A computed fold for a 74-nucleotide RNA from a Parcubacteria group bacterium, annotated as transfer RNA.
Model confidence (mean pLDDT): 82 of 100.
It was read from a public genome assembly.
Rfam family: tRNA. Rfam classes the family as a transfer RNA.
[in-house]
RNA sequence: GCCGGGGUAGCUCAGUUGGUUAGAGCACAGGACUCAUAAACCUGAGGUCGACGGUUCAAUUCCGUCUCCCGGCA
Numbered sequence: 001g002c003c004g005g006g007g008u009a010g011c012u013c014a015g016u017u018g019g020u021u022a023g024a025g026c027a028c029a030g031g032a033c034u035c036a037u038a039a040a041c042c043u044g045a046g047g048u049c050g051a052c053g054g055u056u057c058a059a060u061u062c063c064g065u066c067u068c069c070c071g072g073c074a
Base pairs, nucleotide, nucleotide: 001073002072003071004070005069006068007067010026011025012024013023019057028044029043030042031041050066051065052064053063054062
C1' cells in the first nucleotide's frame, strides 16, 4: 500500500433487510430478606450507537471520507 471484519451502557456483546421505547448478561446504586454477610428476589441509574458529511419526510441501520482495533496479502 491492497483486501476483509469490527467500534452500540463501566465491561462482554445482541439488534433493527430505514420508522412507533435502543436492549441482554455482568458490574454499580437502592429496597426487601438475614443476628450479619453472600447468593437467589424486586427496583433504579447509566448511551451524541467512533467522527464529519450525503441520500431521505425520517439514519444506530444506506452511501462517501476520516479515525481507531483485529486478521490476511504484498